[in-house]
Molecule: SAM riboswitch aptamer (S box leader)
Organism: Sphingobacteriales bacterium
RNA sequence: UGCUUAUAAAGAAAGACGGAGGGACUAGACCCUGCGAAGUCUUAGCAACCUGUGCUAACAAGGUGCUACAUUCUAUCCCAAUGGGAGCAGAUAAGUA
Numbered sequence: 001u002g003c004u005u006a007u008a009a010a011g012a013a014a015g016a017c018g019g020a021g022g023g024a025c026u027a028g029a030c031c032c033u034g035c036g037a038a039g040u041c042u043u044a045g046c047a048a049c050c051u052g053u054g055c056u057a058a059c060a061a062g063g064u065g066c067u068a069c070a071u072u073c074u075a076u077c078c079c080a081a082u083g084g085g086a087g088c089a090g091a092u093a094a095g096u097a
Base pairs, nucleotide, nucleotide: 001097002096003095004094005093006092007091013043014042015041016040017039021032022031023030026075027074028073029072044067045066046065048064049063050062051060052059053058071089076086077085078084079083
């Protein structure tokens, strides 16, 4: 990097550097941002997956991960249609080449 499977409407901060963008792509909206964006580092926290324990309820926090807004919302298809379901794409984890 590719492929497969599973999950996600819950949860969780601050400081330093930095100096204008960010919320994955495309389009439309909406929101955050000089009362400091993205990114890097440090500490803290959360507990999605693996791992460990287990009375199988939960606990722990070792490995990844995460810590504004439902994956921010919508888009493709179907239905009994202000909604619901499936799908595409992305994210995370595990396995595999």